[in-house]
Context: one part of a larger RNA
RNA sequence: CGUAUGUGGUGGAUGCCUAGGCGAUAGAAGGCGAUGAAGGACGUGGUAGCCUGCGAAAUGCUUCGGGGAGCUGGCAAACAAGCUUUGAUCCGGAGAUGUCCGAAUGGGGAAACCCACUGCUUCGGCAGUACUUGCAACUGAAUACAUAGGUUGCAAGAGCGAACCCGGGGAAUUGAAACAUCUCAGUACCCGGAGGAAGAGAAAUCAACCGAGAUUCCGUCAGUAGUGGCGAGCGAAAGCGGAACAGCCCAGUUGGAACCAGUCGAUAGAGCUUAGUGGAACGGUCUGGAAAGUCCGGCCAUAGCGGGUGAUAGCCCCGUACACGAAAGGCAAAGUCGAUGACCAACGAAGAGUAGGGCGGGACACGUGUAAUCCUGUCUGAACAUGGGGGGACCAUCCUCCAAGGCUAAAUACUCUCUAUCGACCGAUAGUGAACCAGUACCGUGAGGGAAAGGCGAAAAGAACCCCGGAGAGGGGAGUGAAAUAGAACCUGAAACCGCAUACGU
Repeated sequence: CGUAUGUGGUGGAUGCCUAGGCGAUAGAAGGCGAUGAAGGACGUGGUAGCCUGCGAAAUGCUUCGGGGAGCUGGCAAACAAGCUUUGAUCCGGAGAUGUCCGAAUGGGGAAACCCACUGCUUCGGCAGUACUUGCAACUGAAUACAUAGGUUGCAAGAGCGAACCCGGGGAAUUGAAACAUCUCAGUACCCGGAGGAAGAGAAAUCAACCGAGAUUCCGUCAGUAGUGGCGAGCGAAAGCGGAACAGCCCAGUUGGAACCAGUCGAUAGAGCUUAGUGGAACGGUCUGGAAAGUCCGGCCAUAGCGGGUGAUAGCCCCGUACACGAAAGGCAAAGUCGAUGACCAACGAAGAGUAGGGCGGGACACGUGUAAUCCUGUCUGAACAUGGGGGGACCAUCCUCCAAGGCUAAAUACUCUCUAUCGACCGAUAGUGAACCAGUACCGUGAGGGAAAGGCGAAAAGAACCCCGGAGAGGGGAGUGAAAUAGAACCUGAAACCGCAUACGU
């Protein structure tokens, strides 16, 4: 030095576990905000820091309920001082307080700071003072009436929020095996607006000579008919089967009948919800550190879902099936009250710079094409129910409907969030970036980027005391424990890598 065996170190794979995730199902909720939000800064505890809670009334106050023996949140023990059957801590409802910043709103500003005015005041302080819009009142120019303007009062708005929705704008990578029409795509993205859904919606619709009868969504029709440098591609509709169904009002007078439908508001309220309550039935033996395991003998079950307990428990604990429960707040069906107001008849009326047309664009599956239909920047421009639109150029016949005013639930889309439940989902290089004080540490001027890091034991019983050592680090005894090669760098403890011992070889 090599090989082999054994025994250690290092290292943290693997196995097992789960405190966290991921994906669903059902129900709820679908908003918060000038009564100051979301999000923060700074404070606040007997004891330093961080997290949580709270706000100078500050780990809390008042009150109404629940509950029933300990309590003063967590990391995180200890001490001190207290509270509590005159019901604390804790859980739920309502209320009070709520510094400063932030739409931030008295003015300013480099957010959490600086500087004011007016009124009131118990002299501590308290309240008001932004802008825009609407309404009202009072004032009020040039300029006589007026108007503009001004002042005051009242009301509303603003800002935030995960997706879904409607509207206004609107790419490129890409594909076409290059590329320009085309495609990606009306997508991404930006802006405005709204609701729990939004939008659409009661035929100037389809159909085809038969008929249907608002809209929306799903399946089919169908990758069909079409469209297309007829390339790449794009791609319907009617009809049929389903889900869900709901129809109305204004543009008007007169007369009659009548207080009845519907709608809106108020009130009451079955029930649901925001704390909770009751809730069956087991003992021994053996092994073991420990029984829930073994053996023996029982019991309950509208409860043998699940979790915990020193190994695997229906009967030990929490629960589960089932049965109950609200002073206060929220939601709320049938009901009641009020307002408005259905009905019948007659005569009328029946939406104009509109429909249509020319030019230029856009939307329709449809790229200008034979291109109907819809929208309109520009120029034009009818008829009036004896009328008008449509039926994919256009014309006639025929059929069908009535534009240029408005409202409308459900079926549909989504999930920041709450409750319950589930998974041939993950199990710490996985699953969220984040199981752990993570959008943290750290990086960047900034926009932004963005980690690593879980496990002693059933229970700390976390090693008193002694020894070596630097009053060390670390170790050896002793002790605890089932186990300490479970000793806090702590379950298991693979490999690479590094020793030691033995044997053999060189």

This is a predicted structure of a 506-nucleotide part of an RNA (large-subunit ribosomal RNA, domain I) from Povalibacter uvarum. The full RNA is in RNAcentral, with records from ENA and Rfam. It matches the Rfam family "Bacterial large subunit ribosomal RNA".